[in-house]
This is a predicted structure of a 73-nucleotide RNA (transfer RNA) from a Bacillota bacterium.
It was read from a public genome assembly.
RNA sequence: GGGGAUAUAGCUCAGUUGGUAGAGCACUUGGUUCGCAAUCAUGGGGUCGUCGGUUCGAGUCCGAUUAUCUCCA
Numbered sequence: 001g002g003g004g005a006u007a008u009a010g011c012u013c014a015g016u017u018g019g020u021a022g023a024g025c026a027c028u029u030g031g032u033u034c035g036c037a038a039u040c041a042u043g044g045g046g047u048c049g050u051c052g053g054u055u056c057g058a059g060u061c062c063g064a065u066u067a068u069c070u071c072c073a
Stems, first nucleotide, its partner, number of pairs: 001072007010025004019056001027043001029041004049065005
């Protein structure tokens, strides 16, 4: 220098042909307990790496770019 993969909640990851963004763990509050653990219920938390384009509508399609990993030279 060229090719490829990944980027979504604090963490690990889903998200089906484009139609209002989810799960588990963690966290908040409450119940059970003398208390802890465990368990049950409940609640909060997201500019979907960044910038732009297409579209009535983009996490999803297109382009550029950043970071990490990887292959070739």
The coordinates come from a structure-prediction model, not an experiment, and the mean pLDDT is 82. Taxonomically the source falls in Bacillota (Bacteria, Bacillati). It matches the Rfam family "tRNA". From the family's description: Transfer RNA (tRNA) molecules are approximately 80 nucleotides in length.